[in-house]
Molecule: transfer RNA
Organism: Candidatus Uhrbacteria bacterium
RNA sequence: AGGGAUAUCGUAUAAUGGUAGUACAACGGUCUCCAAAACCGUUAGCGUGGGUCCGAUUCCCCCUAUCCCUG
Repeated sequence: AGGGAUAUCGUAUAAUGGUAGUACAACGGUCUCCAAAACCGUUAGCGUGGGUCCGAUUCCCCCUAUCCCUG
């Protein structure tokens, strides 16, 4: 320099254009003499900026970060 992959709650990981889920964690409650465990509930997320579309995490472009390949 060229090419490719990935980016989603605090962490890990789904969702092939139509209400963004799950697990763990955190917080609250029930239970217990206390605590743990168990059970119930709550909070919290689509890397940035544009485009297409009635509608975008999803499709297109740019940028950023990380990783891989070629030289």